Source information: Predicted 3D model of a 111-nucleotide RNA (SAM riboswitch aptamer (S box leader)) from a Deltaproteobacteria bacterium. The prediction has a mean pLDDT of 78. Rfam family: SAM riboswitch aptamer (S box leader). Gene Ontology term of the family: regulation of gene expression. The organism belongs to Myxococcia, within Bacteria.

[in-house]
RNA sequence: CAUGCAUCGAGAUGACACGGAGGGAUCUGGCCCUGUGAUGUGUCAAGCAGCCUUUUCAGCCUGAAGGUGCUAAUGCCAGUCUCUUUCUUUGUGGGAGGGAAUCGAUGCGAC
Numbered sequence: 001c002a003u004g005c006a007u008c009g010a011g012a013u014g015a016c017a018c019g020g021a022g023g024g025a026u027c028u029g030g031c032c033c034u035g036u037g038a039u040g041u042g043u044c045a046a047g048c049a050g051c052c053u054u055u056u057c058a059g060c061c062u063g064a065a066g067g068u069g070c071u072a073a074u075g076c077c078a079g080u081c082u083c084u085u086u087c088u089u090u091g092u093g094g095g096a097g098g099g100a101a102u103c104g105a106u107g108c109g110a111c
Base pairs, nucleotide, nucleotide: 001109004108005107006106007105008104013045014044015043016042017041018040022033023032024031027079028078029077030076046071047070048069050068051067052066053065054064055063075103080100081099082098083097084096085095086094087093
């Protein structure tokens, strides 16, 4: 960093230091976190486990080690299209559920 593929409703975090007001990817509407110091950065220790590598094995599973990643809430919810269903004041309406698309994150891949 363009593209391709896979996953994203499970799981797992504390302490210290810096910093000082917003943050939860972007925009909008919600909802939530946050001066009892969030988001972010660094250090230490711990944990979870998707992908890749190695190893164990005839092979698979499993285990172990390593490379990344991750450890508030479904990618916090919704917003674009479509299908089903239901309510209705019958409106280009409201609710619920399924599928797809777009965007984003991570891994494999490349420069």